[in-house]
Context: one part of a larger RNA
């Protein structure tokens, strides 16, 4: 010097990105417990008090079990009575000892507020455990059974799963408990429906034309017309992919604009939220908290660029989650000191 461990005056987070680490707390009994809440919870909330040993009592009151004896009959491994023994065991009074009685060891620190996810679960075997995944519930679509779909198939008979299931079933997508809700747009794209019409291939059809021949023929070419799905067309469909405006003016201080005008659109963002896990300008402004606060909380709303199942908003409970604050407690620190175990180092 490294590592592991122990102790510390005064102070007590001044440390630091951050109380990281450590310390505090810790068991049992009793008292006592708030907001909020889905009335279950929150709760071990928080916050307090007690705890050993001896005697009263060779372990009491009570509780459990229940022998002998006695009584009864339906005569039983019976019932009643009876209380011995055994087990368990508070509470009270008196006394004793120590600094200390769950005497060592094992054994929650707590509270307030907010973000996210309802919850228990799952995950990057070896840097991520989470607000990611899953989830109960919701909704849409597909599938009538040799089902849809799948076997990363396809060489084949056709097999296997789905399923010894049958639409209250199975498959796929999105959302993600429960509560209150989920607006407007079908112009584009998708998908679904549509016995008409338009277009449309092979094929059918052969008017007609050409070559050759004396001719019969043979060969080539070929219009009209008849021909599917698809596309066009008509409609539907957003918990399908998606989208949800601009400019100008206006009120008797100013400011602002309920109001008006105009252009464009398929329709111009409703409710609710909002400097947010989203806000660039930005440390926005105001309030709270601090002596002092780019974080935090509450508001405001000029939302660069929230918004309703890529769900919106509230929200109890839950969380080795994330953020801010406080009490307690501490070698984190002021600021270091001492001790112990193991290394390093020296000798062998």
């Nucleotide at each position: 010097c490294c590592u592991c461990c122990g102790u510390c005056a005064a102070g007590g987070a001044a440390c630091u990105c951050g109380g990281c680490a450590a310390a505090u707390u810790g068991g049992c009994c009793c008292c006592g417990u708030a907001a909020c809440u889905u009335c279950g919870g929150g709760a071990g909330a928080a916050g307090g008090g007690g705890c050993a040993c001896c005697c009263c009592g060779c372990g009491u009151a009570g509780c459990g079990u229940g022998g002998a004896g006695c009584g009864g009959c339906u005569a039983g491994c019976c019932c009643g009575u009876g209380g011995a023994g055994c087990g368990u065991g508070a509470g009270g009074g008196g006394g004793u000892c120590g600094c200390a009685g769950u005497g060592a060891g094992c054994a929650g620190g707590c509270c307030c507020a907010g973000g996210c996810g309802a919850c228990u679960g799952u995950u990057u075997a070896c840097c991520a455990a989470a607000a990611a995944c899953a989830c109960c519930g919701g909704u849409c679509c597909c599938u009538g059974c040799c089902a849809a779909c799948a076997c990363g198939a396809c060489a084949c008979g056709u097999g296997u799963g789905g399923a010894c299931g049958u639409a209250u079933a199975g498959g796929g997508g999105c959302u993600g408990a429960g509560a209150c809700c989920u607006g407007c747009c079908c112009a584009g794209u998708u998908c679904c429906g549509g016995a008409a019409g338009g277009u449309u291939a092979a094929g059918g059809g052969g008017a007609g034309a050409g070559g050759u021949u004396c001719g019969c023929g043979c060969c080539u070419u070929g219009a009209a017309c008849c021909g599917a799905a698809g596309c066009c067309c008509c409609g539907g469909u957003a918990a399908a992919c998606g989208g949800c405006g601009g400019c100008c003016g206006u009120a008797a201080c100013u400011a602002u604009a309920a109001c008006g005008g105009u252009c464009c659109u398929a329709a111009g963002g409703u409710a609710g939220c909002g400097a947010a896990a989203u806000u660039c300008c930005u440390u926005g402004u105001c309030g709270g908290g601090u002596a002092a606060g780019u974080u935090c909380c509450g508001a405001c709303c000029c939302g660069c660029a929230c918004g309703a199942a890529a769900g919106g908003u509230a929200g109890a409970a839950c969380g080795a989650u994330c953020u801010g604050g406080g009490c307690g407690c501490u070698g984190u620190c002021u600021c270091g000191a001492c001790g112990g175990g193991g290394g390093a180092c020296c000798c062998g």
A computed fold for a 348-nucleotide part of an RNA from a metagenome, annotated as large-subunit ribosomal RNA, domain IV. Rfam family: Bacterial large subunit ribosomal RNA. RNAcentral holds the full RNA, with entries from SILVA.